[in-house]
RNA sequence: AAUUGAAAAAGGCAAACCUGUCGAAAGGCAGGGGCGCAAAGCUACAAGUCUACCGUGGAGACACCAGGAUGGUUGAGCUGCCAAU
Numbered sequence: 001a002a003u004u005g006a007a008a009a010a011g012g013c014a015a016a017c018c019u020g021u022c023g024a025a026a027g028g029c030a031g032g033g034g035c036g037c038a039a040a041g042c043u044a045c046a047a048g049u050c051u052a053c054c055g056u057g058g059a060g061a062c063a064c065c066a067g068g069a070u071g072g073u074u075g076a077g078c079u080g081c082c083a084a085u
């Protein structure tokens, strides 16, 4: 430096659910919790998915719309611990 993650060690992260809080919502954040994770570290760049305050259409029901959300959906980019070869 490259590839890999069988065993091991030091550690790390934290799903559902509960509480509080922010948000129109999706969802975020904090605490508890622990399903899982070798990038479950970071970036919404490409695709996917979710939501629809505003806006547009409609008599209405409602439909459409991302500038919102998701990195624990995939790809891409950047960075990183330990071990084996």
Base pairs, nucleotide, nucleotide: 002085003084004083005082012037013036017032018031019030020029021028022027035072041078042077043076045075046074047073048070049069050068055064056063057062
Predicted 3D model of an 85-nucleotide RNA (c-di-GMP-I riboswitch aptamer) from a Clostridiales bacterium. The model forms 95% of the base pairs in the Rfam consensus. NCBI's taxonomy places the organism under Bacteria, Bacillati, Bacillota, Clostridia, Eubacteriales. Model confidence (mean pLDDT): 88 of 100. Rfam family: c-di-GMP-I riboswitch aptamer. Its family is annotated with cyclic-di-GMP binding in the Gene Ontology.